A computed fold for an 84-nucleotide RNA from a Candidatus Kerfeldbacteria bacterium, annotated as transfer RNA. It matches the Rfam family "tRNA". The family's RNA type in Rfam is transfer RNA.
RNA sequence: GCCGGUGUGGUGAAAUUGGUAUACACAACAGACUUAAAAUCUGUCGGGCGCAAGCCCUUGUGGGUUCGAGUCCCUCCACCGGCA
Numbered sequence: 001g002c003c004g005g006u007g008u009g010g011u012g013a014a015a016u017u018g019g020u021a022u023a024c025a026c027a028a029c030a031g032a033c034u035u036a037a038a039a040u041c042u043g044u045c046g047g048g049c050g051c052a053a054g055c056c057c058u059u060g061u062g063g064g065u066u067c068g069a070g071u072c073c074c075u076c077c078a079c080c081g082g083c084a
Stems, first nucleotide, its partner, number of pairs: 001083007010026003019067001028044005046057004060076001062074003
């Protein structure tokens, strides 16, 4: 240099006809239980605004197509693999 793959909450990751982004598990936090802790059980768990109801934003970056994009197209970045 060329070709291919991957990039989504704190972590592993699901979402596969383009149609509600956060399923499920772990971690974390709060509570119950305990003399105390572990284990177990219950609840919460992306960000911002708001007293609340609710509203807005968020899939590596920046653009494009579309009524609608994590998903399709282009660009760049990072990592992994192959070829030279």